[in-house]
RNA sequence: GAUUUAUAAAGAAGUGGCGAGAGACUGGCUCGAUGACCCGCUGGCAACCAACAACACAAAGUUGAAAAGGUGCCAAUUCCUGUCCAAAAUUUUGUUUUGGAGUAUAUAAAUA
Numbered sequence: 001g002a003u004u005u006a007u008a009a010a011g012a013a014g015u016g017g018c019g020a021g022a023g024a025c026u027g028g029c030u031c032g033a034u035g036a037c038c039c040g041c042u043g044g045c046a047a048c049c050a051a052c053a054a055c056a057c058a059a060a061g062u063u064g065a066a067a068a069g070g071u072g073c074c075a076a077u078u079c080c081u082g083u084c085c086a087a088a089a090u091u092u093u094g095u096u097u098u099g100g101a102g103u104a105u106a107u108a109a110a111u112a
Stems, first nucleotide, its partner, number of pairs: 002111007013042005021031003025082001027080002043074003048070002052064004078104001083101008
């Protein structure tokens, strides 16, 4: 990198280093020399896996508590958006708004 499943409206920042772009991509919009992004340290959030308890018990599983282990995360809903469907508004074959489904992306766990 590929496939599958689950989740993505909640939550959580200080400091040191570096020095120019960053927020995946598109179009927007935003963040950034009052130093972003990234890296290190410390702190925190959450509870996917593991471990624990109860239920169930053939197994898968469900619920709960905890936060010492393995990950993850700590601007903005995944920042919004993209494809399709529906409704509404506007007034002219476009635009906007709302809702639903989907795609894409991210993370976890698993598989080959």